[in-house]
Context: one part of a larger RNA
RNA sequence: UGACGGGGGCCCGCACAAGCGGUGGAGCAUGUGGUUUAAUUCGAUGAUCCGCGAGGAACCUUACCUGGGCUUAAAUGUGACCGGACAGACUGUGAAAGCAGUCCUUCUUCGGACUGGUCUCCAGGUGCUGCAUGGCUGUCGUCAGCUCGUGUCGUGAGAUGUCGGGUUAAGUCCCUUAACGAGCGAAACCCCUAUCAUUAGUUGCCAGCGCGUAAUGGCGGGGGCUCUAGCGAGACUGCCGGUUUAAGCCGGAGGAAGGUGGGGAUGACGUCAAGUCCUCAUGGCCCUUAUGACUAGGGCUGCACACGUCCUACAAUGGAACGCACAAAGGGAAGCAAAACCGCGAGGUCGAGCAAAUCCCAAAAAUCGUUCCCUAGUUCGGAUUGCAGGCUGCAACUCGCCUGCAUGAAGCUGGAAUCGCUAGUAAUCGCGGGUCAGCAUACCGCGGUGAAUGUGUUCCUGAGCCUUGUACA
Numbered sequence: 001u002g003a004c005g006g007g008g009g010c011c012c013g014c015a016c017a018a019g020c021g022g023u024g025g026a027g028c029a030u031g032u033g034g035u036u037u038a039a040u041u042c043g044a045u046g047a048u049c050c051g052c053g054a055g056g057a058a059c060c061u062u063a064c065c066u067g068g069g070c071u072u073a074a075a076u077g078u079g080a081c082c083g084g085a086c087a088g089a090c091u092g093u094g095a096a097a098g099c100a101g102u103c104c105u106u107c108u109u110c111g112g113a114c115u116g117g118u119c120u121c122c123a124g125g126u127g128c129u130g131c132a133u134g135g136c137u138g139u140c141g142u143c144a145g146c147u148c149g150u151g152u153c154g155u156g157a158g159a160u161g162u163c164g165g166g167u168u169a170a171g172u173c174c175c176u177u178a179a180c181g182a183g184c185g186a187a188a189c190c191c192c193u194a195u196c197a198u199u200a201g202u203u204g205c206c207a208g209c210g211c212g213u214a215a216u217g218g219c220g221g222g223g224g225c226u227c228u229a230g231c232g233a234g235a236c237u238g239c240c241g242g243u244u245u246a247a248g249c250c251g252g253a254g255g256a257a258g259g260u261g262g263g264g265a266u267g268a269c270g271u272c273a274a275g276u277c278c279u280c281a282u283g284g285c286c287c288u289u290a291u292g293a294c295u296a297g298g299g300c301u302g303c304a305c306a307c308g309u310c311c312u313a314c315a316a317u318g319g320a321a322c323g324c325a326c327a328a329a330g331g332g333a334a335g336c337a338a339a340a341c342c343g344c345g346a347g348g349u350c351g352a353g354c355a356a357a358u359c360c361c362a363a364a365a366a367u368c369g370u371u372c373c374c375u376a377g378u379u380c381g382g383a384u385u386g387c388a389g390g391c392u393g394c395a396a397c398u399c400g401c402c403u404g405c406a407u408g409a410a411g412c413u414g415g416a417a418u419c420g421c422u423a424g425u426a427a428u429c430g431c432g433g434g435u436c437a438g439c440a441u442a443c444c445g446c447g448g449u450g451a452a453u454g455u456g457u458u459c460c461u462g463a464g465c466c467u468u469g470u471a472c473a
Base pairs, nucleotide, nucleotide: 001473002472003470004469005468007467008466009465010464012462013461015457016456019421020420021419022418023417026312027311029309030308031307032306033305034303035302042053043052064298065297066296067295068294070292077121079119080118081117082116083115084114088103089102090101091100092099093098106113107112124287125286127285128284129283133281134280135276136275137274138272140270145184146183147182148181149180150179151160152159153158164175165174166173190264191263192262193261195233196232198230199229200228201227205222206221209220210219211218236258239252240251241250242249243248314414318373319372320371321370322369323368330361331360332359335354336353340349341348342347380411385406386405387404388403389402390401391400427449428448429447430446431445432444433443
């Protein structure tokens, strides 16, 4: 100087407390461990793995296994030699890959182009090492810290500044001060959102005027309004009162918004030899008729079990039937598909319109109104299984999704323990997108309805600052 302490002081955080809802019990989905296997490819594996890489394993993917066949090779560059149009079509064999064969047969600026064979230098490797590395990432932590120059002090390691008194979300600011300044962080600058003005008015809007309809901005027209998207304004403790030397704090006014308005992006010096050689790049090592490459089938989906994360429930604040409303944000051409017709339905036929503020996906759902159910393993719950169908796709057996009929399991609120959340939040309700031929209870977004509690810091836990002890470095 650090680190540590079941030392002290101060302070903060959904850390506890106060509340709300979960997980842990059931069924299922999914990931992991284990086990099994010819293979169940590999990695991640306290917090910081486990709906993670994977934003979608039937084939492909695919790296794994079994079998079949290849060896300058599946793809790439150079050189030498010998050919030929290339491409394409077809036959036999075969599970395919491949092997064997047939047909067709050049262009040219005469250099060559394209291409086949042989040879050479080479290629190739999701093989090993993340403890050789780059790049990228997680985490402490959006915590308030981490440092430097000059000066001063100390023999020196170092100290000071960065401490002290206040204050702040903040090493934020103020005062004091052997320190004076500065940098990386904090804040601000950036994006979205909340209010207003202005510009613009189509594909959006429709108040007033007119036309028309069974009805609808449907039409003429209009820019008032909503909206769209450019450019501006607006919030700064600016004003008032109290308090203070100051920074600031408390209350109030005005205001759409008040003290960082709400969200996002943004992650200091460093820590964990943290993660990744299977994104990519790369040193070294290793394989080279195989650890490379092609192909068919299988596997990654296997199942006494254990754990994590979800979904659905156990019902009446509910279930069912009918009726009636109100979104936002997105996507669409090898696409989204209206209307009509067929089908109980999944879906099918036909196909208007739309590269989309114009058309389509598209029905929002919870909500609300009426009726039934009457506390039951039920009109709760939907697992499982049987039959019949639909869709995608060469192909749904291993191993997809959906529909109809039948079947109707466990489950009556969950032990010890444990998680999330402070406001448009939790809880709850649906909608969209990416991936994608098909496949979503996952992920990423969007809006609808919309609480309770706390304004405390004794304790648990994790940080920060000062101080103290130390047989630790």

Predicted 3D model of a 473-nucleotide part of an RNA (small-subunit ribosomal RNA, 3' major domain) from an uncultured prokaryote. RNAcentral holds the full RNA, with entries from ENA. The coordinates come from a structure-prediction model, not an experiment, and the mean pLDDT is 83.